[in-house]
RNA sequence: AGGAUGAUAGUUUAAUUGGUAAAGCGCUCGACUCCAAACCGAGAAACUGGAAGUUCAAGUCUCCCUCGUCCUG
Repeated sequence: AGGAUGAUAGUUUAAUUGGUAAAGCGCUCGACUCCAAACCGAGAAACUGGAAGUUCAAGUCUCCCUCGUCCUG
């Protein structure tokens, strides 16, 4: 330099060929317990790496940029 792939909650991953973001762990509260852990219940937390475009509607499609991984030279 060229190509492939990825970026979504604190973290690890989902999201139906475009229809309004879900779950595990963690966190907070409650119940249980002499106290705690474990188990159980409830809740908060991401407008999806950044900027444009297409569309009634974009995490998803198009283009540019940033960063990570891999391959080629």